């Protein structure tokens, strides 16, 4: 140095819920909170989910309303990949 991850040691994140504020929504950011994580560090490259705002198609009680189709929208705490990192028992 890799490889691995221990009833190790330092210490790090933060589900869900609620408050708020962003956004049509999915979510997102912030506080309180801890279910939980050896990358639950960062990146939308492949896979998969998750919303439909414009858009198109169809119906109606037709200046609005439904209902389907569709990311250019999101999820890294869904998988795989890429990358960077703490600390060292077997």
């Nucleotide at each position: 140095c890799a490889c691995c991850g221990a009833c190790a040691a330092u210490g790090g994140c933060a589900a869900a819920a609620c408050u708020g504020c962003c956004g049509a929504a999915a979510g997102g950011c912030a506080g309180u909170g801890a279910c939980g994580c050896a990358a639950a560090g960062c990146c939308a490259c492949g896979g998969g989910u998750c919303u439909a705002a414009a858009u198109c198609g169809u119906g109606g009680g037709c200046u609005c309303c439904a209902c389907g189709a569709c990311a250019u929208g999101a999820c890294a705490g869904c998988c795989g990949g890429g990358u960077u990192g703490c600390c060292g028992a077997a």
Predicted 3D model of a 90-nucleotide RNA (c-di-GMP-I riboswitch aptamer) from a Candidatus Fermentithermobacillaceae bacterium. Model confidence (mean pLDDT): 90 of 100. NCBI's taxonomy places the organism under Bacteria, Bacillati, Candidatus Fermentithermobacillia, Candidatus Fermentithermobacillales, Candidatus Fermentithermobacillaceae.